[in-house]
Model confidence (mean pLDDT): 75 of 100. A computed fold for a 79-nucleotide RNA, annotated as c-di-GMP-I-GGC riboswitch aptamer.
RNA sequence: CGAGAUGGAGCCAAACCUGCCGUGAGGUAGUGAUGGAAAGCUACGGAUCUUCAUAAAAAAGAUAGCCGAGCUGCCUUGG
Numbered sequence: 001c002g003a004g005a006u007g008g009a010g011c012c013a014a015a016c017c018u019g020c021c022g023u024g025a026g027g028u029a030g031u032g033a034u035g036g037a038a039a040g041c042u043a044c045g046g047a048u049c050u051u052c053a054u055a056a057a058a059a060a061g062a063u064a065g066c067c068g069a070g071c072u073g074c075c076u077u078g079g
Base pairs, nucleotide, nucleotide: 001078002077003076004075011036012035017030018029019028020027021026034065040071041070042069044068045067046066047063048062049061050060051059
């Protein structure tokens, strides 16, 4: 510098269910194992969703496991 989730080790943890928090999207703890090579962090751009609203706009929020961008970084393997 490139490649990868095939084998080994380790890490994270979707849906469902239960408790708690929130008007809500959702969050959180347990359970669980769909998946992940950044499923680590940042709402910066786009997107989707929620609240409010006749609707749109505006405003306030949610999603980093929707896509991009930025910062950091483990393992294996090739040069």
Of the family's consensus pairs, 90% are formed in the model. It was read from a public genome assembly, where an Rfam model found it.